[in-house]
About this RNA: Large-subunit ribosomal RNA, domain I from Staphylococcus hsinchuensis, 555 nucleotides, folded computationally.

Context: one part of a larger RNA
RNA sequence: GGCGCACGGUGAAUGCCUUGGCACUAGAAGCCGAUGAAGGACGUUACUAACGACGAUAUGCUUUGGGGAGCUGUAAGUAAGCUGUGAUCCAGAGGUUUCCGAAUGGGGAAACCCAACACGAGUUAUGUCGUGUUAUCGAUAUGUGAAUACAUAGCAUAUCCGAAGGUAGACGCGGAGAACUGAAACAUCUUAGUACCCGCAGGAAGAGAAAGAAAAAUCGAUUCCCUGAGUAGCGGCGAGCGAAACGGGAAGAGCCCAAACCAAUGAGCUUGCUUAUUGGGGUUGUAGGACACUCUCUACGGAGUUAGAAAAGAAUAGAUUAGACGAAGUAACUGGAAAGUUACAUCAGAGAAGGUAAUAAUCCUGUAGUCGAAAAUCUGUUCACUCUUGAGUGGAUCCUGAGUACGACGGAGCACGUGUAAUUCCGUCGGAAUCUGGGAGGACCAUCUCCUAAGGCUAAAUACUCUCUAGUGACCGAUAGUGAACCAGUACCGUGAGGGAAAGGUGAAAAGUACCCCGGAAGGGGAGUGAAAUAGAACUUGAAACCGUGUGCUU
Numbered sequence: 001g002g003c004g005c006a007c008g009g010u011g012a013a014u015g016c017c018u019u020g021g022c023a024c025u026a027g028a029a030g031c032c033g034a035u036g037a038a039g040g041a042c043g044u045u046a047c048u049a050a051c052g053a054c055g056a057u058a059u060g061c062u063u064u065g066g067g068g069a070g071c072u073g074u075a076a077g078u079a080a081g082c083u084g085u086g087a088u089c090c091a092g093a094g095g096u097u098u099c100c101g102a103a104u105g106g107g108g109a110a111a112c113c114c115a116a117c118a119c120g121a122g123u124u125a126u127g128u129c130g131u132g133u134u135a136u137c138g139a140u141a142u143g144u145g146a147a148u149a150c151a152u153a154g155c156a157u158a159u160c161c162g163a164a165g166g167u168a169g170a171c172g173c174g175g176a177g178a179a180c181u182g183a184a185a186c187a188u189c190u191u192a193g194u195a196c197c198c199g200c201a202g203g204a205a206g207a208g209a210a211a212g213a214a215a216a217a218u219c220g221a222u223u224c225c226c227u228g229a230g231u232a233g234c235g236g237c238g239a240g241c242g243a244a245a246c247g248g249g250a251a252g253a254g255c256c257c258a259a260a261c262c263a264a265u266g267a268g269c270u271u272g273c274u275u276a277u278u279g280g281g282g283u284u285g286u287a288g289g290a291c292a293c294u295c296u297c298u299a300c301g302g303a304g305u306u307a308g309a310a311a312a313g314a315a316u317a318g319a320u321u322a323g324a325c326g327a328a329g330u331a332a333c334u335g336g337a338a339a340g341u342u343a344c345a346u347c348a349g350a351g352a353a354g355g356u357a358a359u360a361a362u363c364c365u366g367u368a369g370u371c372g373a374a375a376a377u378c379u380g381u382u383c384a385c386u387c388u389u390g391a392g393u394g395g396a397u398c399c400u401g402a403g404u405a406c407g408a409c410g411g412a413g414c415a416c417g418u419g420u421a422a423u424u425c426c427g428u429c430g431g432a433a434u435c436u437g438g439g440a441g442g443a444c445c446a447u448c449u450c451c452u453a454a455g456g457c458u459a460a461a462u463a464c465u466c467u468c469u470a471g472u473g474a475c476c477g478a479u480a481g482u483g484a485a486c487c488a489g490u491a492c493c494g495u496g497a498g499g500g501a502a503a504g505g506u507g508a509a510a511a512g513u514a515c516c517c518c519g520g521a522a523g524g525g526g527a528g529u530g531a532a533a534u535a536g537a538a539c540u541u542g543a544a545a546c547c548g549u550g551u552g553c554u555u
Stems, first nucleotide, its partner, number of pairs: 001554009015540001016505002020476002022473007029465002031166002039100003042055003046078002050074002052059001061094006070082003105114003115134007136163002138160007171202001172200004182189001186236001212219002223250004233241002254457003257401001261280009285435001287400004291394005301388004313383009323371003329344005345362002347351001353365003406430007416442001437452005492499002512539001515526004
């Protein structure tokens, strides 16, 4: 030196564990903000750096309930206190809530600086201090008031629970809108109306009561799911794109204006018309309404606060936000410890789960079941309240949404790339009809059928989850699972936008090693605790690489 064996060091894998995550289910909730939000800065404790809580009334104040013995957060310790005159704690309602921040008196390099006015405190007086108000825009009202006579613009003041800003990296509607890519290249096409950006919301949004679908003398608002169907179609007929009706389900709800006509009030003036506002009337396609006529009529009827008109209540029931009661086991043995084993029991509307020194239905917290609210909120029912005539006949006249429908040209969108291209929307230019009217049925025409545009509102079924409650998992188990199980969006990096970690485990209980010895200390040896200290805080297990000590064989 090599090969073994034994024992160590280092190292952290592996096993076991779980405080944290992930994905869902059911229900709830789906907004906060000038009454100052979200998010922060700075402070507040006897000792307090941090986190959490709170705000100069600062580790908390008041009150109404719950609860019942300890309490002064994480978090030990000391001190000083509180508490059956009910504390700490839990819940409801209030009060306080510095400074910044839309930030709003002015300024500003956020958490700072400087004001004015009114009232008050104080000073001999000035300085000073306290409280309140003072931004802009919009709406309404009043006053004032130019060029310019009336006027108007403007200005000023008052009122307003009017706006602004945040968010949940989700869902919705709208505006604007790529490229990589695919087409085995690439230009139409595709990716895709996707990503990104912007505006506006709501708890949902959007759509919605036929100028529909259709082709049988059919259906009857919208939305969503299944199917139709990868069909009909579109397509350098390439790549690809890709319906709809019918049928079956979920859910179901219908309404209001404009106009004709009537009335009132006002304005204009050509003095009998026009126009404005308000009220009545009226709302549809087997056309309807006005108008005229005939019946009927204030109801023991109908309807109602989500649309269709609208507000504030009472009673009662239920729910949510604290809680309460809640069955039944002992002994022996092993062991450090019994929940294990053995023996004999018990309860069960409770054998879910967690904890307790190993594995507990019967030890604890609980669980099944039953009960419970002073206060606040939500939902339902009833009362109360509120609103409300309903039909028919007639066919002379009037009304029924105009720069609209539609056309040409240019585009877009419809599954549909201009195509035979309807239907829908936009730009430019033209530009109707008026119920004997008009539109559609995929060019267009005829017949036939269906519908009634150019005004508006509308719940549910549908989409999503920052969040709350209860739960589930052939989900993870610390290189996994969130980036984050741990004081993590931290440390650190970057001028910045931004990027972004590592890091869990003593023990049942600190019982965390009094005392002695070596040493300057670190560290160690005794002693002691403990079941165990090779569990000693660099603390569960403790693999391998790597480094040693001893010893056997061998060179």
RNAcentral holds the full RNA, with entries from ENA. The coordinates come from a structure-prediction model, not an experiment, and the mean pLDDT is 84.